[in-house]
Context: one part of a larger RNA
Molecule: large-subunit ribosomal RNA, domain I
Organism: Planctomycetota bacterium
RNA sequence: GGUGUGCGGUGGAUGCCUUGGCGGCAGGGAGCGAUGAAGGACGUGGCGUGGCUGCGAUAAGCUCCGGGGAAGCGCUAAGCAGCUCGUGAUCCGGAGAUUUCCGAAUGGGGCAACCCGGCAAGUUGAAGACUUGUCAACGUACGCUGAAUUCAUAGGCGUGCGCGGCGAACCAGGGGAAUUGAAACAUCUUAGUACCCUGAGGAAGAGAAAGAGCAUUCGAUUCCCCCAGUAGCGGCGAGCGAAAAGGGAAGAGCCCAAACCACAUUCGUGUAAGGGCACAACCGUUGCGGAUGUGGCGUCGAGGGAAGCACCUUCCUGGUUGUGACAAAGGAAGGGAGUCAAAAAGGUUCAUGGUAGACGAGCCGUCUGGAAAGGCGGGCCACAGAGCGUGAUAGCCGCGUAGUCGAAACCAUGAAUUCUCCCGGUGCUUUCCCAAGUAGCGCCAGACUCGUGAAACCUGGUGCGAAUUCGGGGGGACCACCUCCCAAGGCUAAAUAUCUCCUGCCGACCGAUAGCGCAUAGUACCGUGAGGGAAAGGUGAAAAGAACCCCUGUUAGGGGAGUGAAAUAGACCUGAAACCGCAUACCU
Numbered sequence: 001g002g003u004g005u006g007c008g009g010u011g012g013a014u015g016c017c018u019u020g021g022c023g024g025c026a027g028g029g030a031g032c033g034a035u036g037a038a039g040g041a042c043g044u045g046g047c048g049u050g051g052c053u054g055c056g057a058u059a060a061g062c063u064c065c066g067g068g069g070a071a072g073c074g075c076u077a078a079g080c081a082g083c084u085c086g087u088g089a090u091c092c093g094g095a096g097a098u099u100u101c102c103g104a105a106u107g108g109g110g111c112a113a114c115c116c117g118g119c120a121a122g123u124u125g126a127a128g129a130c131u132u133g134u135c136a137a138c139g140u141a142c143g144c145u146g147a148a149u150u151c152a153u154a155g156g157c158g159u160g161c162g163c164g165g166c167g168a169a170c171c172a173g174g175g176g177a178a179u180u181g182a183a184a185c186a187u188c189u190u191a192g193u194a195c196c197c198u199g200a201g202g203a204a205g206a207g208a209a210a211g212a213g214c215a216u217u218c219g220a221u222u223c224c225c226c227c228a229g230u231a232g233c234g235g236c237g238a239g240c241g242a243a244a245a246g247g248g249a250a251g252a253g254c255c256c257a258a259a260c261c262a263c264a265u266u267c268g269u270g271u272a273a274g275g276g277c278a279c280a281a282c283c284g285u286u287g288c289g290g291a292u293g294u295g296g297c298g299u300c301g302a303g304g305g306a307a308g309c310a311c312c313u314u315c316c317u318g319g320u321u322g323u324g325a326c327a328a329a330g331g332a333a334g335g336g337a338g339u340c341a342a343a344a345a346g347g348u349u350c351a352u353g354g355u356a357g358a359c360g361a362g363c364c365g366u367c368u369g370g371a372a373a374g375g376c377g378g379g380c381c382a383c384a385g386a387g388c389g390u391g392a393u394a395g396c397c398g399c400g401u402a403g404u405c406g407a408a409a410c411c412a413u414g415a416a417u418u419c420u421c422c423c424g425g426u427g428c429u430u431u432c433c434c435a436a437g438u439a440g441c442g443c444c445a446g447a448c449u450c451g452u453g454a455a456a457c458c459u460g461g462u463g464c465g466a467a468u469u470c471g472g473g474g475g476g477a478c479c480a481c482c483u484c485c486c487a488a489g490g491c492u493a494a495a496u497a498u499c500u501c502c503u504g505c506c507g508a509c510c511g512a513u514a515g516c517g518c519a520u521a522g523u524a525c526c527g528u529g530a531g532g533g534a535a536a537g538g539u540g541a542a543a544a545g546a547a548c549c550c551c552u553g554u555u556a557g558g559g560g561a562g563u564g565a566a567a568u569a570g571a572c573c574u575g576a577a578a579c580c581g582c583a584u585a586c587c588u
Base pairs, nucleotide, nucleotide: 001587002586003585004584005583006582007581008580009579015573016538017537020510021509022507023506024505025504026503027502028501029499030498031166032165039102040101041100042056043055044054046080047079050076051075052074062096063095064094065093066092067091071084072083073082107116108115109114117135118134119133120132121131122130123129138162139161140160141159142158143157144156145155170201171199172198173197174196175195181188185235211218212217222249223248224247225246232240233239253491254490255489260296261295262294263293264292265291266290267289268288269287274283275282277324278323279322280321281320301469303434304433305432306431307429308428309427310426311425312424314332315331316330317329334423335422336421337420338419346418347417348416349415350414351413352412353411354410355409357405358404359403363378364377365376366375367374379396380395381385387399388398389397440464441463442462443461444460445459446458450476471486472485473484474483475482525532526531545572548560549559550558551557
């Protein structure tokens, strides 16, 4: 030095465990914010209060109303001191109060958590200081004021309302890549994806046919299955890729513009032609025409509506004044509808659910053991033998479970009622209306399965530029016939998408190099910054966490003693291997 054996050291694998994750299902909820959010800073405890949690100068809390029923003064974290509590504390729920400073941050400024002001009221003998309140911008409505410049307008001022910022995904719109694929690459693809911006909602968007497309047709939209990798598109390469029909989910329809009427304002005309009709009185800035606004009317495709005429239709009033009759209009009765769109705000009562909770059956003995829930013996309950805990494996020990109940207050949903809103019909005629820089056409693009193609349909830019039902658009160039449908205004629940969040449940999901990056941490640390980003779990049933003695420079470490079932369970479960020793056998 090697090999083997034994015993150790180091190391932290493995096994077991789980406080934490991952995925899914169902229900709820889907927002917060100038009444100051999200997120922070700084404070806040009797004792020395670093961190977490809570809270805000009323500061681990204040008030009220409920629940609950014995201890409590949050965790790390034990202690001392002192308090609270059956006159019901701590704790749980509901409603309030307080809520520093920063932050959209909004009186002005600023290097966030700081500095400096104006005005009003108050404290004060005064200056000052202090306390409370208030003071941003923009938009919009109304009002006041008001230049050049007469009216006016611009501008200014005031008041009310709105807005601003944050938030995981989902949604709509405006912009919009490249890597890549095509085995290179340019059209093409990746892809209208990523990303940026804007806006909204609990969903969004779409939506009641100028549709579909071939049927003797269907009948708003959306989503799923299918149609179908079909029809098609395509350097006809790579690739891209429908629709109708059929089967389901859901189901809901409406309002305007215009014609016509009335009123208001204004402009024009212009002098009594007027005030719905008749007569009388009275009024007269009337009447007529245009514009604007408001109200009524009206909303459709076997076209619809307006106006005029005719017929039918319960009652009452009927308007400048009187009388009369009939219109317009109003009311009653009757009918219909409703706050989840088509108009909108509440009240009351009831029901259901939620935000605390309550009741809730049934086991003992013995053996082993440190410990019984295990073995043995004998019982019991069960609408409860889900689960968790308890010194090993418990239906009957504890919490629970099945089942049955429960709200002063607040919230949600539903119903009833109050309440609110709406309400003539038919026929004929032709005069009027039926959404204009629109449709259409040319050029250029985009979007559709459609890459310019025979290229329609849809959308935009640009130039030209119609018609009003005897009209207009579609049916894939275009024309005819036929047929479907009414653009150029608007609203609309459900079925659908998502999951930051709350509650419950589940898993041939993980079990500490796994599972989220985190058994917690966006911490430590790195970076000027944007940003990047860890490691780290386990004594024991219970701290019973080793009093006391000894060695020593020592609060290190160790040896005794003691606790414990165990101490080679001692700051720790188990404790593999590499690696390092000690002892020993053999070999060299």